The part of an RNA shown here (large-subunit ribosomal RNA, domain II) has 691 nucleotides and comes from Dinophyceae sp. MGD. A source record names the gene rnl.
Context: one part of a larger RNA
RNA sequence: GCCGGCGACUUUUUAGAUCGGGCUUGGUUAACCAAGCUUCAUUGGGAAACCUAAGUGAAAGCAGGUCGAAAAAAGCUUUCAGUUCGUCCUAAAAGACCCGAACCCGGGUGAUCUAACCAUGGCCAGGAUGAAGCUUGGGUAACACCAAGUGGAGGUCCGGACUGACCAGUGUUGAAAAACUGGCAGAUGAGCUGUGGUUUGCUGUGAAAUACGAAUCGAACUCGGAGCUAGCUGGUUUUCUCCGAAAUGUGUUGAGGCGCAGCCGAUACAAAGGUUAAUCCAGGGGUAAAGCACUGUUUCGGUGCGGGCUGCGAAAGCGGUACCAAAUUGUGGCAAACUAAUAAUACUAGAGUAACUUUCUGUAAACGAGUGAGACUAUGAGGGAUAAGCUUCAUUGUCAAGAGGGAAACAGCCCAGACCAUCUACUAAGGCCCCGAAAUAAUCGCUAAGUGGUAAAGGAGGUGGGGAUGCAAAGACAAUCAAGAGGUUCGCUUAGAAGCAGCUAUCUUUUAGAGAAUGCGUAAUAGCUCACUGGUAAAGCGUCCCUGCGCCGAAAAUGAUCGGGACUAAGCCAUUUGCCGAAGUUGUGGAAUUUCAACAUUUUUAAGUUGGAGUUGGUAGGAGAACGUUCUUUUCUAGAUAAAGCGAUGAUGUUAAUCCUCGUGGAUGGGAAAGAAGUGAGAAUGUCGGC
Numbered sequence: 001g002c003c004g005g006c007g008a009c010u011u012u013u014u015a016g017a018u019c020g021g022g023c024u025u026g027g028u029u030a031a032c033c034a035a036g037c038u039u040c041a042u043u044g045g046g047a048a049a050c051c052u053a054a055g056u057g058a059a060a061g062c063a064g065g066u067c068g069a070a071a072a073a074a075g076c077u078u079u080c081a082g083u084u085c086g087u088c089c090u091a092a093a094a095g096a097c098c099c100g101a102a103c104c105c106g107g108g109u110g111a112u113c114u115a116a117c118c119a120u121g122g123c124c125a126g127g128a129u130g131a132a133g134c135u136u137g138g139g140u141a142a143c144a145c146c147a148a149g150u151g152g153a154g155g156u157c158c159g160g161a162c163u164g165a166c167c168a169g170u171g172u173u174g175a176a177a178a179a180c181u182g183g184c185a186g187a188u189g190a191g192c193u194g195u196g197g198u199u200u201g202c203u204g205u206g207a208a209a210u211a212c213g214a215a216u217c218g219a220a221c222u223c224g225g226a227g228c229u230a231g232c233u234g235g236u237u238u239u240c241u242c243c244g245a246a247a248u249g250u251g252u253u254g255a256g257g258c259g260c261a262g263c264c265g266a267u268a269c270a271a272a273g274g275u276u277a278a279u280c281c282a283g284g285g286g287u288a289a290a291g292c293a294c295u296g297u298u299u300c301g302g303u304g305c306g307g308g309c310u311g312c313g314a315a316a317g318c319g320g321u322a323c324c325a326a327a328u329u330g331u332g333g334c335a336a337a338c339u340a341a342u343a344a345u346a347c348u349a350g351a352g353u354a355a356c357u358u359u360c361u362g363u364a365a366a367c368g369a370g371u372g373a374g375a376c377u378a379u380g381a382g383g384g385a386u387a388a389g390c391u392u393c394a395u396u397g398u399c400a401a402g403a404g405g406g407a408a409a410c411a412g413c414c415c416a417g418a419c420c421a422u423c424u425a426c427u428a429a430g431g432c433c434c435c436g437a438a439a440u441a442a443u444c445g446c447u448a449a450g451u452g453g454u455a456a457a458g459g460a461g462g463u464g465g466g467g468a469u470g471c472a473a474a475g476a477c478a479a480u481c482a483a484g485a486g487g488u489u490c491g492c493u494u495a496g497a498a499g500c501a502g503c504u505a506u507c508u509u510u511u512a513g514a515g516a517a518u519g520c521g522u523a524a525u526a527g528c529u530c531a532c533u534g535g536u537a538a539a540g541c542g543u544c545c546c547u548g549c550g551c552c553g554a555a556a557a558u559g560a561u562c563g564g565g566a567c568u569a570a571g572c573c574a575u576u577u578g579c580c581g582a583a584g585u586u587g588u589g590g591a592a593u594u595u596c597a598a599c600a601u602u603u604u605u606a607a608g609u610u611g612g613a614g615u616u617g618g619u620a621g622g623a624g625a626a627c628g629u630u631c632u633u634u635u636c637u638a639g640a641u642a643a644a645g646c647g648a649u650g651a652u653g654u655u656a657a658u659c660c661u662c663g664u665g666g667a668u669g670g671g672a673a674a675g676a677a678g679u680g681a682g683a684a685u686g687u688c689g690g691c
Stems, first nucleotide, its partner, number of pairs: 001691006011094006019086005026051003032045004055062002065076002097235002100232001104225006115199009124189001126158003129154001133150006162186003166183005201217001203213003210219001238626006248261005262371002264368002267364004273357004279351002282348002290339002295335004300330004306324002308321005374399003378395006404415003419590004425585002430580003433565003439577001441576003445572002452567001458552002462549010479536004485509003491503002515530001519528002591616009627680001629677010645664004650659003
C1' cells in the first nucleotide's frame, strides 16, 4: 500500500412542543398492601401528591372582578377543556457522537546502569631524573661552607598493562540505539578496579553540566483518581423527494468561542387577498454640480483708520513718504467639518393599467436550525502614495451553495439558471480563411506601422478629412541671371570702430529697388550674403486651427509567438444581409410534486383516475417518504426430488434494492402484519488479521 473483519448521536431521569391512544359525570396515581406466579409479567386495592376548573393585589385580603384617594384613566383577568400514557424532536444533568493531550494528585517499585560514601580485597612491564639525610676528604678557633661518594624523595619525567576520550576518517535502514581504524591524554595517584552494603522522587547524589538516579529526568517508573479536561484538529457508515441560509448589528477577560437580534425550515390559525414594472399625482430633503450672501481662506487694483521711517518746531502741532496696513470697494479663485439658491436617483403615501403568485401576506412569551473567517466586479467614499490580487464602510451583481456556452487555459467578468431521455428546431454572449461549427459575404472609407497583436510626457514636411486667412496670369512660391547705390568712414566712443565691440539717432538723395544694414568675415578696411527690385520661365503657393489612422520615444533574465498556422485583410471605422452557436427557449415521450376542476368508489377522513395551470441547480441546515441488516411476537409457508451461504449469466424498478436460472454447498430458511435495536463505512498518521 491493497483486501477482509471491527469502528462514532446511545441510555436514564426531568421539562417543553408535535402526533396518536384512554377518560372527560375533570384526569392521574406514588410508596405500599393483597391475589397470582415460571418470583418475571399481570390483576385488584391505595386520593398522600400533581395538573385543571378564577382571578387580582407587594400583602392583609377581596373575588367575576381586582388594584387604585377616586363615580377617573390605565393594567391584569372574565370568550377558547383538560388530564394521563406512549411516540418522535429538542433542552438540562450525567463520560453524553467517537478517537486524541501535555499536565495535576495519591499508593507503591527501583542505586545489578549511574552519583557519592562505607566495609573488605586486588592491580600498576621497563627505563630516566637523583631531594633530604648519611659517610669520607677539604675547610673553620668552632660552626658555616666546598667536593666526591652513598642514599632513593616526588599529585616528578619517558613509556606498556589499565583508565580516559583531544583530532580526523569510516559508519549513519551501522557489525554497534555511541562503535571501528590511525594518531592522542594520565599512567605511585585527588590513581584504577572486584565483591558486599548505604542514601530516592514535595526526594537522593552531584570537584556543579540541570548533570546522574536501569537506553526514561527543569522533576524516574508503575498502578489508581480517569472515559481528567480540550472554546482545538481529525473522523462520523443506505436511498429518494420538498424548501433552503449566513459570513451582518450588538454585548462579551471578547475577537478562529458564545448570548440576543437578523437571515432559513416546518406547523397551526386568521384574512381574501398579496407582490411588482411603466405611467400619473402629493411630499420632505440639502448630496452631485454650482456659488461666494454667511463661516473661513485667497490674486491684483482703488480709497487709506492706524502704525513705521522722515523734515520743521521748545512743545503743541504742521508736513513728506516708491514702507506695513484695518475697514470698504472693484476683480478673479478655493472648502469633508461654508450654503442665499439647488438637481438626477433613492425613499414615503395615494391612484393605476398590465403582469405574476396561492399559501405568497399577516399573527403565534410556541417548535427545529445553521451562520456570526467571506471573495471579487461595478459605483460613491475614508486610510495608503487619488499604490497594491491592499485595507475599512455604503449600494448592486456573481461566486460562496451554480453546472452549461464565451473570455486560448482562467471561483468572483459576459451570456444563461442543469427533473430525465432524444442524431427536433430557434436563438444569447461570442463568432463565421484552416486548426473549428458557420461569409475567403456585400457596400463606403482609413491604415503600410505586422499598427492590429502592451505604456506616458515629449518629438516629427507620415498620411486622410474639415475650417480660417494671405499671395497669385497686372506672373505668386521655388530655381536661375542681374542689381543691391550716393551723402557717409552718420555722430559718439575708441589704439582702431568704415552697415556688422558698445551707446545715441535711424535721416536724406538717385531710383525698378536697395536697412545709417540679416548673417559670415577683417587689427581696422576689404570680401561674401540677406532684406528689397528687375529679367527668364509658367500655375498654384504660404501660414494657422480642429480632427481620423499611423511613426519615434519602447531595456530582463531557459526559445520565440496574435491560442497556433498564417493574414495587407483574415486589420480598423461605419452600414447591410445571412449563418453557426448553450444543459437558455422549443418539438416528442416520461417521472415527481403543488394547486384547481371533474369523475367514480368506499364506512367519514383519506386514497384513485382524467384534465388545466405551475414547479423540480444547491453547501450549512430544516421537513417528508422509503430500502436493507440482526433479534422477538402472531400467522402463513418452503426444504435431502436439496435450505442458508458462495460463484456466474440474465431480468425488473426512479433509488436504497429485489427476483429467475445454472453451478457449488449439505440443513436450515422465507412471506405478511407489528415490535426492539450492539442497524448500513472509503477515509479518523483508525484498529486487528492476511498478502

Rfam family: Bacterial large subunit ribosomal RNA. Its family is annotated with structural constituent of ribosome and ribosome in the Gene Ontology.